[in-house]
RNA sequence: UGCAAUGUUGGCGAUGGAGUUCGCCUGAACCGCCCCGAGGGGCUGAUGACUCCUACCGAAGC
Numbered sequence: 001u002g003c004a005a006u007g008u009u010g011g012c013g014a015u016g017g018a019g020u021u022c023g024c025c026u027g028a029a030c031c032g033c034c035c036c037g038a039g040g041g042g043c044u045g046a047u048g049a050c051u052c053c054u055a056c057c058g059a060a061g062c
Stems, first nucleotide, its partner, number of pairs: 010025004016053006032043004
């Protein structure tokens, strides 16, 4: 200096918070989709999954 393993701590999973669970990462995991003349334009969803809250959207009733 490089590689591997183990342990501890932590981080991430397209927009917020909490719980449970799954997967991934060791300076990486992660950073949605479609069209296009690459200038630009359009679309879905607050979840990786489930539940709840908040925000947003639509409908109905009072």